Molecule: transfer RNA
Organism: Candidatus Omnitrophota bacterium
RNA sequence: GGGCCCAUAGCUCAGCCUGGUUAGAGCAGGUGACUCAUAAUCACUUGGUCGGAGGUCCGAAUCCUUCUGGGCCCA
Numbered sequence: 001g002g003g004c005c006c007a008u009a010g011c012u013c014a015g016c017c018u019g020g021u022u023a024g025a026g027c028a029g030g031u032g033a034c035u036c037a038u039a040a041u042c043a044c045u046u047g048g049u050c051g052g053a054g055g056u057c058c059g060a061a062u063c064c065u066u067c068u069g070g071g072c073c074c075a
Stems, first nucleotide, its partner, number of pairs: 001074007010027004020058001028046006051067005
């Protein structure tokens, strides 16, 4: 210098290809039930400007451009 992949909740990820009602799961945190008590289990619940900026569109986590950070390959 060239190419590819990843970035979504505190953590691990799904959703993106094919735009559309409110953005989800597990773990974690909180409250309660159960128990003599703790753990486990169960119920409810908390938490996101979907890495930044811009564009397209009636509508963007999703499509386009660019930047940032991380990883891999080629030279």